This is a predicted structure of a 374-nucleotide RNA (Bacterial RNase P class A) from Mucilaginibacter sp.
[in-house]
RNA sequence: ACCGCAAAACGUUCUAUCGCUACCCGCGCUUAGUGGGUGGAGGAAAGUCCGGGCAACGCAGAGCAUCCUGCUUCCUAACGGGAAGGCGCCCGCAGCGGGCGACAGCAAGUGCCACAGAGAAUAUACCGCCCGCAAGGGUAAGGGUGAAAACGUGAGGUAAGAGCUCACGGCUUUUCCGGGCGACCGGGAUCGCGGUAAACCUCAGGAGUUGAAAAACCAAAUAGGUUCUGAAAGUGGAGCUGCUCGCUCCCGCCUCCCUACGGGGACGUCAGAAUGGGUAGGUUGAUUGAACCUGCCGGCAACGGCAGGGCCAGAUUAAUGAUAGAAAUUCCUGCAAAGGAACACAGAACCCGGCUUACAGGUUUGCAGCUGUU
Numbered sequence: 001a002c003c004g005c006a007a008a009a010c011g012u013u014c015u016a017u018c019g020c021u022a023c024c025c026g027c028g029c030u031u032a033g034u035g036g037g038u039g040g041a042g043g044a045a046a047g048u049c050c051g052g053g054c055a056a057c058g059c060a061g062a063g064c065a066u067c068c069u070g071c072u073u074c075c076u077a078a079c080g081g082g083a084a085g086g087c088g089c090c091c092g093c094a095g096c097g098g099g100c101g102a103c104a105g106c107a108a109g110u111g112c113c114a115c116a117g118a119g120a121a122u123a124u125a126c127c128g129c130c131c132g133c134a135a136g137g138g139u140a141a142g143g144g145u146g147a148a149a150a151c152g153u154g155a156g157g158u159a160a161g162a163g164c165u166c167a168c169g170g171c172u173u174u175u176c177c178g179g180g181c182g183a184c185c186g187g188g189a190u191c192g193c194g195g196u197a198a199a200c201c202u203c204a205g206g207a208g209u210u211g212a213a214a215a216a217c218c219a220a221a222u223a224g225g226u227u228c229u230g231a232a233a234g235u236g237g238a239g240c241u242g243c244u245c246g247c248u249c250c251c252g253c254c255u256c257c258c259u260a261c262g263g264g265g266a267c268g269u270c271a272g273a274a275u276g277g278g279u280a281g282g283u284u285g286a287u288u289g290a291a292c293c294u295g296c297c298g299g300c301a302a303c304g305g306c307a308g309g310g311c312c313a314g315a316u317u318a319a320u321g322a323u324a325g326a327a328a329u330u331c332c333u334g335c336a337a338a339g340g341a342a343c344a345c346a347g348a349a350c351c352c353g354g355c356u357u358a359c360a361g362g363u364u365u366g367c368a369g370c371u372g373u374u
Base pairs, nucleotide, nucleotide: 001373002369004367005366006365007364008363010361012327013326014325015324016323017322018321020040021039022038023037024036025035026034027033042345046356047355049354050353051352052351053350054211055210056209057208066207067206068205069204070203071085072084073083074082075081086103087101088100089099090098091097104202105201109200110199111196112195113194126143127142128139129138130137131136151169152168153167154166155165156164170193171192174189175188176187177186178185179184215284216283217282218281225275226274227273228272229271230270231269234251236250237249238248239247240246254265292309293308294307295306296305297304298303329342330341331340332339333338
């Protein structure tokens, strides 16, 4: 240099004109509007999968049920995320390197293991082997079936055989010694030998519900609710008196109760005033934050600490755009000059940390290339 894998940062730029949106400063009848200035999408803003902040409601304590998670240590506000490791499997001759793993328990109990096969788990023995005249019995060594056949190889043993016994080896339970914070690793003794927990289940840890259309506040018009005030209807007739006032009787008015004698002026109607709740609408929530940038320090790393710096979208029918020119990059044609074409995935909506998915194109860094690719 090339190739492979992984990670990080980027992911078009500039100018002119015309617009959009938030804020600020002017002018303006402080209304409408208008002039100027500043800011104005992403690495995933996406999927809404996981975790948290925030908010409302709920909540004595304990247990049961349901759901989630499942090697270790650490990081973190938290996580099913991340870092560093352990173990197993795969690529690789080994090592280095890379990839993948719901990676606790089947030696607590229960269940299941299609087809084939005699038999799929206390083995109903098909062929074969052995004993036996036969009936029958023994045998899991050999054959055959199957994804899987009672741990594998050898020896002893036996009628023939078998972990029946022994040696070596594999996995495993309990325990001891040594190393490691730990998962685990090395060695000794001992118990045991089909698989399956993404089968029920057991063990350990965890989980209240909802979701920014949450929630808090301000608050019309109209129609209801409640309270208060007022109104309805008589210069009526007769008597008492000289007249007015007043008293008694009769007639009349709204409406309710009544035992119809009488009692009352309302809880009904109308008008006015005040007031509670809700709706439309508006404000907050809502962008100063577990944030960002730079430097130093600690740590293998994830990450943490300290110092300095600046404020960097906030819409609510939903702004962040359009046109023209120039440049950069890539491809094609061409000896060249030059010409033509293309320029990814994708668009915030309460905020933050992750995961996953999409993505043209180059840039940088790390590791590996062992018998060396040049």
It is recorded under the gene name rnpB. It matches the Rfam family "Bacterial RNase P class A". Gene Ontology terms of the family: tRNA processing, dimeric ribonuclease P complex and ribonuclease P activity. Its mean pLDDT, the model's own confidence on a scale to 100, is 75.